About this RNA:
Transfer RNA from a Candidatus Wildermuthbacteria bacterium, 72 nucleotides, folded computationally. The organism belongs to Candidatus Wildermuthiibacteriota, within Bacteria. Rfam family: tRNA. Rfam classes the family as a transfer RNA. The prediction has a mean pLDDT of 81.
[in-house]
RNA sequence: GUCUCCGUAGCUCAACGGAUAGAGCGCGGCCCUCCGAAGGCCGAGAUCAGGGUUCAAUUCCCCGCGGAGACA
Repeated sequence: GUCUCCGUAGCUCAACGGAUAGAGCGCGGCCCUCCGAAGGCCGAGAUCAGGGUUCAAUUCCCCGCGGAGACA
């Protein structure tokens, strides 16, 4: 340099183009307990950036950025 794949909560992962973007762990609060652990309930927290297509984009297209891999 060319090509392929990936980028979503702090971490690991979901989401036929249409739901309030969900789950586990973690974090905060409450309940329970003599105190904790366990358990139960509640809550905060995310779509890499910019454009395009579409009635509607996390999803499709383009470009950039970042990561991994193959070839040179």